[in-house]
Molecule: transfer RNA
Organism: Kurthia gibsonii
């Protein structure tokens, strides 16, 4: 230095052009219970920045960033 893949909530993953971005754990409150675990309810909380194409973007192009892998 080229070349490839990921980056989405505290975590680990879904959604691949139609919008209220979904779940499981986790947190917080309620409910149970003498207290606590356990169950159940409810809630808060996310698209790595930037620009660009589209009516419309988590998805598709651009550029940086970061992290993995391969060549040199």
């Nucleotide at each position: 230095g080229c070349c490839u893949c990921a980056g989405u909530a505290g975590u680990u993953u879904a959604a691949u052009g139609g919008a209220u971005a979904a779940a499981a754990c986790a947190u917080a409150a309620g409910a149970u219970u003498c207290c606590g675990g356990u169950u159940c309810u409810u809630a808060g909380g996310c698209u790595g920045g930037g620009g660009g194409u589209u009516c419309g973007a988590u998805u598709c192009c651009c550029u940086c960033c970061u992290g993995g892998g391969g060549c040199a």